This is a predicted structure of a 352-nucleotide part of an RNA (small-subunit ribosomal RNA, central domain) from a Candidatus Altimarinota bacterium. Rfam family: Bacterial small subunit ribosomal RNA. Its mean pLDDT, the model's own confidence on a scale to 100, is 86. It was read from a public genome assembly.

Context: one part of a larger RNA
RNA sequence: UUGGGCGUAAAGCGUCCGCAGGUGGUUUGGAAAGUCAGUUAUUAAAUACCGGAGCUCAACUUCGGUGCCGUAAUUGAAACUUCUAAACUAGAGGAUGGUAGAGGUAUAUGGAAUUCUGCAAGUAGGGGUAAAAUCCGUAGAUAUGCAGAGGAACAUCAAAAGCGAAGGCAGUAUACUGGACCAUUCCUGACACUCAGGGACGAAAGCGUGGGGAGCAAAAGGGAUUAGAUACCCCUGUAGUCCACGCCGUAAACGAUGCUAACUCGAUGUAGGGACCCUCGACCUGGUCUCUGUGUCCAAGAUAACUCGUUAAGUUAGCCGCCUGUGUAGUACGAUCGCAAGAUUAAAACAC
Repeated sequence: UUGGGCGUAAAGCGUCCGCAGGUGGUUUGGAAAGUCAGUUAUUAAAUACCGGAGCUCAACUUCGGUGCCGUAAUUGAAACUUCUAAACUAGAGGAUGGUAGAGGUAUAUGGAAUUCUGCAAGUAGGGGUAAAAUCCGUAGAUAUGCAGAGGAACAUCAAAAGCGAAGGCAGUAUACUGGACCAUUCCUGACACUCAGGGACGAAAGCGUGGGGAGCAAAAGGGAUUAGAUACCCCUGUAGUCCACGCCGUAAACGAUGCUAACUCGAUGUAGGGACCCUCGACCUGGUCUCUGUGUCCAAGAUAACUCGUUAAGUUAGCCGCCUGUGUAGUACGAUCGCAAGAUUAAAACAC
């Protein structure tokens, strides 16, 4: 290489967009590049295969035929792939009418709570722990009331709930804005799927500049514990956490499960639509069916087992990524990116 794999054994890029490439719905006509068939030429001899002959047989030698791998020319075939012309509507997209939503960005605004400040009233403790101490307090603390300042987060509703490609998204209102779903079956007519390279987004921490700083809190200081205690516990506390702009580009970025399409028993919740029934009728409730999400339990089947099971890890197709004993090592070197931290790409010697 062939082959085999990727939920947990090594292995799905964090996610999406997308050029090249690969793959591609239905019908008819044409072409004949791929494909298939015939003929001719060529494919040295030997070797190979088949049938003879010669050495007593065989090996061996020799004769005839066939073949082999193709290549070229030519004549045909037209099912499939391809190309071309025309058409279609089941894929895809659009239109119209509705629906739900913490989807995004910006601005404004609200109450509870913590802290601080002032005033009032009040007196000896408070705080903290397993127990203590450091700490705060007669310069009047803690507890209570009123007023004010400031920052951050939004109790209840709240849910196996919803939305988003993922990261993620939650007080309220407004403006702008992305996507999805359902119904109609009106329009376009394969416009599609996947995607190396490339691009965009991407938690937290971290970095740069300027703000902000209530609470919390790496580092740091102190008190305890302990043989020690560079920890766990306690008292303080700076970066940071917050905002604006710019970097970083990584996570157990997880469903440890790539995307798209088709097919394959059921049961039961829940979210958003639609149709019908029940009803004199509207609404509500209830029931049946159906489309799209999101959960649980299972048949077949799969699996080493666990488990998965129409949201597949079942049965298939297309495309991409990745794996190949362990350690060395996601390291060295080189390269690219970055202000840096570092990230990405990525070995070998050697040992077992």